[in-house]
Order: sequence, then C1' cells, then structure tokens
RNA sequence: GAUAGAGGCGCAGGUUUCAGGAGUAGGCUUCUGCACAGGGCGGGGACAGCCGCAGGAGACGAAAGGGGAAACUGCCGAAGGAAGAAUAUCCGCCCGGGAGUUCUUCCUGGAAUGCGGUAGAAUAUACCGUAUUCUGUCACGAAAAGUGGAGCGCUAUC
Repeated sequence: GAUAGAGGCGCAGGUUUCAGGAGUAGGCUUCUGCACAGGGCGGGGACAGCCGCAGGAGACGAAAGGGGAAACUGCCGAAGGAAGAAUAUCCGCCCGGGAGUUCUUCCUGGAAUGCGGUAGAAUAUACCGUAUUCUGUCACGAAAAGUGGAGCGCUAUC
C1' cells in the first nucleotide's frame, strides 16, 4: 500500500401499512362586533394585489413533517452534528425566514438511562450538552483489579 473482516437493542435509506396529527386547518351556512379606505390582510415593510378583519354557533371535514411494525436495500465514519463558502428553490416583491445539493474545516468508537436546552401537536421522536452505566478496540500492567488513548483506529492475509 491492497484485500477481507469485527463491535451490537449497530448505522442509514426508500416501499407498504398503522396510530397520531384532529374533530385541528381550510372551505360552506348563520349571528355578533369593528372597518368601509386615512382601514384591513401578513413576522415587519412606504411595493404590488385583493376587499374585508375578528369572534360565536351548526353540519361537513383534510394534509405534511415526525413516529411504530414488517420485509428489503446499502453498509461499519456506518452515520450524526457545528461553522463557513458556493449553487439554486419556496414564502407575490424587499427585509427576514424555510427546505435541498456540493465543497472545506472541526467534533463524536458504539448503546442505554437521568437531567437541561432546541425543534415539535405531543410526556412520541430527533439533535446538542452533561452525568452515570454497559460494551468493543489498542496501549500500560507478572496477572488481576484498574488507568489512559481514539475510528486517518483495530484484527487477519498478501
């Protein structure tokens, strides 16, 4: 240097299905209040467009992200996250914000649980931080207990 492997409730992806979202949003009928253009809509705006806005009642009534299960596919920096740059898309336009792709740098071996934070409809779940426990790997150690390191690692073969 090449090839092949290991960790374990191991990682990720899409398909099908289920719960939930939710009796919510939106539309329809009706009533009340405000306004009737100097006003209202909407995160803000002096643009543009429209003419309404808010609330109560009635009948009807979704969807998406995220989640569970099954098998399948690709795998063991699998993958996840932070920052920056580029690209191009959505919210009519600007500000602002959201999703995607690529590149660079940095962090994390993996899992579970508790606490805190962010997102979220949510006590689901994901991510971040922290603590504890378990586990794999290498080094140190006579051995054991233990201590320490990090995946650009470790093991095997050539």
The prediction has a mean pLDDT of 79. The RNA shown here (Lysine riboswitch aptamer) has 158 nucleotides and comes from uncultured Blautia sp. Rfam family: Lysine riboswitch aptamer. From the family's description: Riboswitches are metabolite binding domains within certain messenger RNAs that serve as precision sensors for their corresponding targets.